[in-house]
Context: one part of a larger RNA
RNA sequence: UCAUGGUGAAGGAACUAGGCAAAAUACAUCUGUAACUUCGGAAUAAAGAUGACCUAUGAAGCGUGAAGGAUUUUACAUCUGGAGCGCCUACGGUGGCACAAACCAGGGGGGAGCGACUGUUUAUCAAAAACACAGGUCCAUGCUAACUAGAAAUAGGCUGUAUAUGGACUGACGCCUGCCCGGUGCUGGAAGGUUAAGAGGAAGUGUUAUCUUAUAGAGAAGCACAGAAUUUAAGCCCCAGUAAACGGCGGUGGUAACUAUAACCAUCCUAAGGUAGCGAAAUUCCUUGUCGGGUAAGUUCCGACCUGCACGAAUGGCGUAACGACUCCCCUACUGUCUCCACCAUGAACUCG
Numbered sequence: 001u002c003a004u005g006g007u008g009a010a011g012g013a014a015c016u017a018g019g020c021a022a023a024a025u026a027c028a029u030c031u032g033u034a035a036c037u038u039c040g041g042a043a044u045a046a047a048g049a050u051g052a053c054c055u056a057u058g059a060a061g062c063g064u065g066a067a068g069g070a071u072u073u074u075a076c077a078u079c080u081g082g083a084g085c086g087c088c089u090a091c092g093g094u095g096g097c098a099c100a101a102a103c104c105a106g107g108g109g110g111g112a113g114c115g116a117c118u119g120u121u122u123a124u125c126a127a128a129a130a131c132a133c134a135g136g137u138c139c140a141u142g143c144u145a146a147c148u149a150g151a152a153a154u155a156g157g158c159u160g161u162a163u164a165u166g167g168a169c170u171g172a173c174g175c176c177u178g179c180c181c182g183g184u185g186c187u188g189g190a191a192g193g194u195u196a197a198g199a200g201g202a203a204g205u206g207u208u209a210u211c212u213u214a215u216a217g218a219g220a221a222g223c224a225c226a227g228a229a230u231u232u233a234a235g236c237c238c239c240a241g242u243a244a245a246c247g248g249c250g251g252u253g254g255u256a257a258c259u260a261u262a263a264c265c266a267u268c269c270u271a272a273g274g275u276a277g278c279g280a281a282a283u284u285c286c287u288u289g290u291c292g293g294g295u296a297a298g299u300u301c302c303g304a305c306c307u308g309c310a311c312g313a314a315u316g317g318c319g320u321a322a323c324g325a326c327u328c329c330c331c332u333a334c335u336g337u338c339u340c341c342a343c344c345a346u347g348a349a350c351u352c353g
Stems, first nucleotide, its partner, number of pairs: 001348008010339002014337001019334001027051005036041001038172001052094003061087004068080004072075001095099001107332007114324002119131002135170007147156003173319004178249003183246002185242005192237003198231002204225004210218002250268005277311001278308001289305005
């Protein structure tokens, strides 16, 4: 000097990003127990009292209930009786520094955020507000099901059958879930437009038996090349539907008898212009917004306001008892976290020997 333990005057979180770490609490019996609540909880809420030994070889009390006695309907009967045994309390008394004497063994309360909950997860830096979840909704699927694995046979789905199975989103419960189908997607439609290979084979080209007015020209069939019209599917265009499909949900100017504001009016644009609820929020840049509360003093916290840079309704909105090794704030208890360090024990480093 370090490590691991221990003790500490006065103060008691002033430490610190943060009470991290430590301290404190801890058991049993009895008393007592709030808001809120889904009536189950919250709850060991909180807050208190008692605890050793003797009495006790057991007052009272609780349990069990023998012998004996009475009755008659004579029975494995009914009533009475209280012995014995088990559990064990109050009052009273005694001793100690200390009585759940060691070990073991919840600190508590209040207010918010998020997630309903128990669960699951980054084996080896993250346990969470992430995942899952019961519940909700939509879509697909009629069975040789859809879907998945596999060139296929086949298998799973399923020895199941729409109260089933697969896929997607949301995520208990309560109150709810507004407007937009113009774009993208999906579903349906089939009149018209467009459209492939294939079918089709007009007109044409090469070659040449032949004809001929013969170095020129014409030219059947065959062979070969190339190929128009016509015919023809899905798809796309087109027409509808669909948002718990992907998604989206305005601007400007003016106006009331103080001022301010604008219920109101006008106008432009749009598929439609954000409804309920919430709101400086896990979302607010300006911002430590403003006001109120808590503190002597509060960029955090709680309650409001609304000017929402850039909340908003199953990419769910807003609440919510219970729960949480989650996150934030406050109070109480407690303490070497600190003011401010000191000493003790054990071990190590180091120095001397």